[in-house]
Predicted 3D model of a 404-nucleotide RNA (Bacterial RNase P class A) from a Deltaproteobacteria bacterium. The source organism's lineage runs through Bacteria, Pseudomonadati, Myxococcota and Myxococcia. The sequence was found by an Rfam model in a public genome assembly. Rfam family: Bacterial RNase P class A. The family's RNA type in Rfam is ribozyme.
RNA sequence: GGAGCGGUUCGGAGGGUCGCCGGUGUGGUGGCCCGAGCGUUCGCGCUCGGUGUUCAACGCACGGGAGGAAAGUCCGAGCUCCAUAGGGCAGGGUGCCAGGUAACUCCUGGUGGGGGCGACCCCGAGGAAAGUGCCACAGAGAGUAGACCGCCGUGCUGCCUUCGGGCCGCGCGGUAAGGGUGAAAGGGUGUGGUAAGAGCGCACCGGGCCGGCGGUGACGUCGGUCGCAUGGCAAACCCCACUCGGAGCAAGAUCGAAUAGGGAAGCGUUCGAGGGCGGCCCGCCCGAGCUUCCGGGUUGUAUCGCUCGAGACCGUCGGUGACGGCGGUCCUAGAUGAAUGAUCCUCACCACGCCGUCGGUAACGAAGGCGCGGAACAGAACUCGGCUUAUGAGCCCUCCGACC
Numbered sequence: 001g002g003a004g005c006g007g008u009u010c011g012g013a014g015g016g017u018c019g020c021c022g023g024u025g026u027g028g029u030g031g032c033c034c035g036a037g038c039g040u041u042c043g044c045g046c047u048c049g050g051u052g053u054u055c056a057a058c059g060c061a062c063g064g065g066a067g068g069a070a071a072g073u074c075c076g077a078g079c080u081c082c083a084u085a086g087g088g089c090a091g092g093g094u095g096c097c098a099g100g101u102a103a104c105u106c107c108u109g110g111u112g113g114g115g116g117c118g119a120c121c122c123c124g125a126g127g128a129a130a131g132u133g134c135c136a137c138a139g140a141g142a143g144u145a146g147a148c149c150g151c152c153g154u155g156c157u158g159c160c161u162u163c164g165g166g167c168c169g170c171g172c173g174g175u176a177a178g179g180g181u182g183a184a185a186g187g188g189u190g191u192g193g194u195a196a197g198a199g200c201g202c203a204c205c206g207g208g209c210c211g212g213c214g215g216u217g218a219c220g221u222c223g224g225u226c227g228c229a230u231g232g233c234a235a236a237c238c239c240c241a242c243u244c245g246g247a248g249c250a251a252g253a254u255c256g257a258a259u260a261g262g263g264a265a266g267c268g269u270u271c272g273a274g275g276g277c278g279g280c281c282c283g284c285c286c287g288a289g290c291u292u293c294c295g296g297g298u299u300g301u302a303u304c305g306c307u308c309g310a311g312a313c314c315g316u317c318g319g320u321g322a323c324g325g326c327g328g329u330c331c332u333a334g335a336u337g338a339a340u341g342a343u344c345c346u347c348a349c350c351a352c353g354c355c356g357u358c359g360g361u362a363a364c365g366a367a368g369g370c371g372c373g374g375a376a377c378a379g380a381a382c383u384c385g386g387c388u389u390a391u392g393a394g395c396c397c398u399c400c401g402a403c404c
Stems, first nucleotide, its partner, number of pairs: 001400004006396005012347007020065002023062005029056002031053002033050007067377001071388002074386005079248004086282004091244005096110005111125001112123004126239002131237002133233003148179002150175007158167003187205006206228001207226008252304003255300001262294006274286003311330008349374002352371004357366003
């Protein structure tokens, strides 16, 4: 100087002017309430007082106000409602082992396999002898799966002959080591043997079975034995193990407002209509009215839910780690057409250009000055734990090259 892998920190700082949202305190004003007085058409009106009331706006003071992803809405929960949420079928989810966690399809560590020179990264990781199904085309043959080209033996015709035999063609027999096709071809390499070959024999590797040792376990390792159980796909249907009520803050609760307790049909009143919000069945429970159609009225932009949390930070102990225990400190948005903005100055960061200074043989490095530009992805809407995606700068790490 170039190329890369993963992790981590920050996600500009300070000050001035004007402007927003909400919190705490305080001030007076108005409304409401209580009391008194006056008036009264007996419905109420006016005035005064109150250590009452946050109901409303206004003033003052103090302090607070978007993210590492707030995005995606892909998982898991807290919370709310369905009276309870029992059993089964269907359906869904996960899929090596052990831990973490409130839980998870997440995270950590490991085992096995794969990729990269490496830092590191990926896995579609239960079962193919329970069954069904698929492997196009090419190719001889694609799973109780084979002979196209070849190689060897042999018979016959023809030709040549140095009389040993050789060549072409056709037939029969053997073969699957060589070549070809393909994503994949009846384990691999070597060697012996054979007419030529073949686990046909042998050595090593691979595989099946048995056993020892290590490990919680996935599994590893060692030994023996057997020529050897026979492709791939389950993110194909399926089988196996574990697991799963549903809907969702537009959940839900409260207050206020309005009227047509209208009309028709069907079923039913304990011999039970209807209902119990993913589907079906059983069980259990509620139940005197229910279901369908026609018609009428209302819906505030109200209040709560709405922010103290499986919370954050610091220290310490345990653990390889995810994380957990203990102690201390802190309170850090709650909007509702949607608040945190605009502007000025200074400094910091990054890139480019110029100037001279210092170190150095040089390559190059360091600090300073001036000019000019840039500053990524991007805005909460009940909350939290993850994953995925977008993205700027610094630091750490790996490889390559040049110079000394």